Transfer RNA from Acinetobacter sp. 163, 71 nucleotides, folded computationally.
It matches the Rfam family "tRNA". The family's RNA type in Rfam is transfer RNA.
NCBI's taxonomy places the organism under Bacteria, Pseudomonadati, Pseudomonadota, Gammaproteobacteria, Acinetobacter.
RNAcentral holds the sequence, with entries from ENA.
Its mean pLDDT, the model's own confidence on a scale to 100, is 81.
[in-house]
RNA sequence: GCAGAAUUAGUGUAAUGGUAACAUGUAACUCUUCCAAAGUUAAGUUGACAGUUCGAAUCUGUUAUUCUGCU
Numbered sequence: 001g002c003a004g005a006a007u008u009a010g011u012g013u014a015a016u017g018g019u020a021a022c023a024u025g026u027a028a029c030u031c032u033u034c035c036a037a038a039g040u041u042a043a044g045u046u047g048a049c050a051g052u053u054c055g056a057a058u059c060u061g062u063u064a065u066u067c068u069g070c071u
Base pairs, nucleotide, nucleotide: 001070002069003068004067005066006065007064010024011023012022013021018054026042027041028040029039030038047063048062049061050060051059
């Protein structure tokens, strides 16, 4: 220098262009004499910027970071 892949909640991962989900963690509450366990509820997320579309995590372009391969 070129090519490819990945980026989603604190963490680990899902998601046919049509209300962003699950587990775990966090907070509150219930239960219990107390703790643990269990249950209920809540808050918290699509790397960034543009484009296409009625509608984008998803499609396109640029860019940032990381990884792999080639030279």